RNAcentral holds the sequence, with entries from ENA. The RNA shown here (transfer RNA) has 71 nucleotides and comes from a Candidatus Helarchaeota archaeon. NCBI's taxonomy places the organism under Archaea, Promethearchaeati, Candidatus Helarchaeota. The prediction has a mean pLDDT of 81. It matches the Rfam family "tRNA". From the family's description: Transfer RNA (tRNA) molecules are approximately 80 nucleotides in length.

RNA sequence: GCCGGAAUAGUAUAGUGGUAGUAUGAGGGAUUGUGGCUCCCUUAACUCGGGUUCAAAUCCCGAUUCCGGCC
Numbered sequence: 001g002c003c004g005g006a007a008u009a010g011u012a013u014a015g016u017g018g019u020a021g022u023a024u025g026a027g028g029g030a031u032u033g034u035g036g037c038u039c040c041c042u043u044a045a046c047u048c049g050g051g052u053u054c055a056a057a058u059c060c061c062g063a064u065u066c067c068g069g070c071c
Stems, first nucleotide, its partner, number of pairs: 001070007010024004018054001025043006047063005
């Protein structure tokens, strides 16, 4: 230099055009003599810019960072 892949709550991960989900974590509560387990409630996320569309995490273009391959 060229090609491909990845980026989503604090962490891990799902999501092929119509509500952002699950686990874990954090806060509160129930239970318990205390703690743990268990149960309930709450909290918190789409890397950035632009385009297409009634509607974009998703499709298109570019950028950034990381990983891999070729040279």